[in-house]
RNA sequence: CUCUUAUCCAGAGUGGUGGAGGGAACGGCCCGGUGAAGCCCGGCAACCGGCCGGGGCCUGCCUGAGCAGCGAGCGAGGCCCCUGCAGCGGUGCCAACGCCGUCCCCGCCUCCGGCGGGGGACGAUAAGGG
Numbered sequence: 001c002u003c004u005u006a007u008c009c010a011g012a013g014u015g016g017u018g019g020a021g022g023g024a025a026c027g028g029c030c031c032g033g034u035g036a037a038g039c040c041c042g043g044c045a046a047c048c049g050g051c052c053g054g055g056g057c058c059u060g061c062c063u064g065a066g067c068a069g070c071g072a073g074c075g076a077g078g079c080c081c082c083u084g085c086a087g088c089g090g091u092g093c094c095a096a097c098g099c100c101g102u103c104c105c106c107g108c109c110u111c112c113g114g115c116g117g118g119g120g121a122c123g124a125u126a127a128g129g130g
Base pairs, nucleotide, nucleotide: 001130002129003128004127005126006125007124008123013041015040016039017038021031022030023029025102026101027100028099042094043093044092047090048089049088050085051084053082054081055080056079057078058077059076060074061073063071098122103119104118105117106116107115108114109113
């Protein structure tokens, strides 16, 4: 950089530092010297790792030895699904629904437009792959 899958209407500080910007892009609309971003501390959540329980699939071992076959049993490992625990490790996150819209469809209205609903695109994060 790119692909796949999942999630994106919950939650999170009256702290320190810093000094002008920030909310992806664009159009809006906001936040900001009553102090933005960044950094530190603090916090939230629970995607991955971890732990408990249940289930499924696969592999293996063993039943004196060798070969072939059938059946049974066993524990271990791997992967997946479901419910839960902790918050130690890896990330993430901590104004406003991903702040709203941007493309398409449907409905309604006071129809150059507005409102509501659905789907997409784009984006963000995680996990896995290239």
Record summary:
This is a predicted structure of a 130-nucleotide RNA (SAM riboswitch aptamer (S box leader)) from bacterium HR24. The prediction has a mean pLDDT of 75. The sequence was found by an Rfam model in a public genome assembly.